[in-house]
């Protein structure tokens, strides 16, 4: 310096054009003598940043910023 893959909830990760979801964690409640499992409910990201294109963008361009691999 070149190629390449990645950045969505506290964590791991879906979502390949129609107003964002799961798991675990977290809070309440329920059972329980009681705690853990179990069960019911909630809260909680507008998607690394900015631009662009579309009637519409986490998705598609372009720039930039980070991390991870690989060539040099």
């Nucleotide at each position: 310096g070149c190629c390449g893959a990645g950045g969505u909830a506290g964590u791991u990760c879906a979502g390949c054009g129609g107003u964002a979801g799961a798991a675990c964690g977290c809070c309440a409640c329920g059972c329980u003598c009681a705690u853990a499992a179990c069960g019911u409910g909630g809260a909680g990201g507008c998607u690394g940043u900015g631009g662009g294109u579309u009637c519409g963008a986490c998705a598609c361009c372009c720039a930039u910023c980070c991390u991870c691999g690989g060539c040099a």
The RNA shown here (transfer RNA) has 72 nucleotides and comes from a Candidatus Aenigmatarchaeota archaeon. Rfam family: tRNA. By type it is a transfer RNA.